[in-house]
Context: one part of a larger RNA
RNA sequence: CUGGGCGUAAAGCGUACGUAGGCGGCUCCAUAAGUCUGUCGUGAAAUCUCCCGGCUCAACCGGGAGCGGCCGAUGGAAACUGUGGCGCUCGAGGGGCGUAGAGGCAAGCGGAAUUCCCGGAGUAGUGGUGGAAUGCGUAGAUACCGGGAGGAACACCAGUGGCGCAAGCGGCUUGCCAGACGCAUCCUGACGCUGAGGUACGAAAGCGUGGGUAGCGAACCGGAUUAGAUACCCGGGUAGUCCACGCCGUAAACGAUGGAUGCUAGUCGUGGGGGGUAUCGACCCCCUCUGUGACGCAGCUAACGCAAUAAGCAUCCCGCCUGGGGAGUACGGCCGCAAGGCUAAAACUC
Numbered sequence: 001c002u003g004g005g006c007g008u009a010a011a012g013c014g015u016a017c018g019u020a021g022g023c024g025g026c027u028c029c030a031u032a033a034g035u036c037u038g039u040c041g042u043g044a045a046a047u048c049u050c051c052c053g054g055c056u057c058a059a060c061c062g063g064g065a066g067c068g069g070c071c072g073a074u075g076g077a078a079a080c081u082g083u084g085g086c087g088c089u090c091g092a093g094g095g096g097c098g099u100a101g102a103g104g105c106a107a108g109c110g111g112a113a114u115u116c117c118c119g120g121a122g123u124a125g126u127g128g129u130g131g132a133a134u135g136c137g138u139a140g141a142u143a144c145c146g147g148g149a150g151g152a153a154c155a156c157c158a159g160u161g162g163c164g165c166a167a168g169c170g171g172c173u174u175g176c177c178a179g180a181c182g183c184a185u186c187c188u189g190a191c192g193c194u195g196a197g198g199u200a201c202g203a204a205a206g207c208g209u210g211g212g213u214a215g216c217g218a219a220c221c222g223g224a225u226u227a228g229a230u231a232c233c234c235g236g237g238u239a240g241u242c243c244a245c246g247c248c249g250u251a252a253a254c255g256a257u258g259g260a261u262g263c264u265a266g267u268c269g270u271g272g273g274g275g276g277u278a279u280c281g282a283c284c285c286c287c288u289c290u291g292u293g294a295c296g297c298a299g300c301u302a303a304c305g306c307a308a309u310a311a312g313c314a315u316c317c318c319g320c321c322u323g324g325g326g327a328g329u330a331c332g333g334c335c336g337c338a339a340g341g342c343u344a345a346a347a348c349u350c
Base pairs, nucleotide, nucleotide: 003322004321005320006319007304008303012318014201015200016199017198021194022193023192025088026087028085029084030083031082033081034080035077036076037075038074039073040072041071048066049065050064051063052062053061054060091191092188093187094186096183097182098181099180103177104176105175106174107173108172109171110154115149116148117147118146119145120144125136126135162169163168206247207246208245209244210243211242215241216240220236221235222234223233258317259316260315261314262313263312266295267294268293269292270291271290272289273288274287275286276285299306300305323350324349325348332343333342334341335340
């Protein structure tokens, strides 16, 4: 080295792109590195195993045989792997036509509501709770009407609906950019899969500089509750939440399920496309591709459950686990403005 595992027991990197590497479709020819095989050489002695023998036995000792791998030389085989070459089209990619979508970025616009300001009208309360109080209000509040300002978010549509690699994305319009799916099968001709390092993206909170601030609201201040109440409830309220640029790089970043490919009963929904049937036509119905759900057979599973969107049957590649605590900590290194992140022990103990 060789084992067994990773939905919930320890274990899938948050996600993608991609370097090295590993792995790789069909046909034919060549080659002979891997592979298989013949012969020869080598494989020291001691040791080891077996047989025989010597010390009265044994240990010990002597003799013979052997196992077996490795290595080298040389001859042969050619299925498989490798290598070189001629081809192929089903994998992959491209072109054409069409479709759906909160996919991304930017700019502009809109209405409802909250708050604030001004005006009108109006009077004694309002607000809040389990009940209250703090608070607000005769310097005229709340409730109502008109006007204005500003910020943030977009009711209904809305759906186990859609899109995106993930994080995530929801008013409307325009511009720019990206992906997916369907149909026909025109082109290239294995151009593929995975991916250690690496790079990019990455919710919220947090950080830096500048701006903005309606509502909400950590901290904080009051009022209550209570034995207390550094809470739950109520009145306020700063950072923050928003924008620009730059950091941070984490999460129950979850389907707690890595990616790719092929195969393996069915049934019922739903989104997108194509075809058929039918029809004047749209529906209905049938088939099919692609997504997304509910059930369910075989099979799998410790069970729960999974079950063509597998946790089934297989192949390839990566990541990870190896008793609990100590500890995702210390130390060191790298990264960060900081907060901290990544990598990651041991003593000791059960």